[in-house]
This record gives sequence, structure tokens and C1' cells, in this order.
RNA sequence: GCGGGAUUAGUUGAGUGGCUCAAUGUGUCCUUCCCAAGGAUAAGACACGGGUUCAAUUCCCGUAUCCCGCU
Repeated sequence: GCGGGAUUAGUUGAGUGGCUCAAUGUGUCCUUCCCAAGGAUAAGACACGGGUUCAAUUCCCGUAUCCCGCU
């Protein structure tokens, strides 16, 4: 230099053109004499920029970071 892949709550993962999901963690409440465990509830994310579309996390282009291969 070229090609390919990945990027989603604090963390680890799933997912799809129309409600963003789960586990774990965090806050509050219940249960308990207390702790732990359990239950209820709340907040919390689609790497960044642009394009297509009625509508983009999803499709297209570029940028960034990481990983793999080739030279």
C1' cells in the first nucleotide's frame, strides 16, 4: 500500500427498514432483626459524518479505532 471483518446501555452479547432486546451492574421500594438471596420498578446504548427512503441502528459512501490476511 491492497483486501476482508468488527464497532449496539458501565460491562458482555443478541437483533432487525417502522416498539432497540437480554444478562450483569447501578438507583429506589418490598421481604428480613441485620447481611446475603429473592421480588417489583426506574434510568441507561446502535463509533463519527454524509447520502437513499415517508421512515435508517439496519441499505450505500467516506472517516476513525481494533483484528486478520496479502505484498
Predicted 3D model of a 71-nucleotide RNA (transfer RNA) from Candidatus Roizmanbacteria bacterium RIFCSPHIGHO2_01_FULL_40_98. The sequence is in RNAcentral, with records from ENA. Its Rfam family is "tRNA". Rfam classes the family as a transfer RNA. Taxonomically the source falls in Candidatus Roizmaniibacteriota (Bacteria, Bacteria candidate phyla).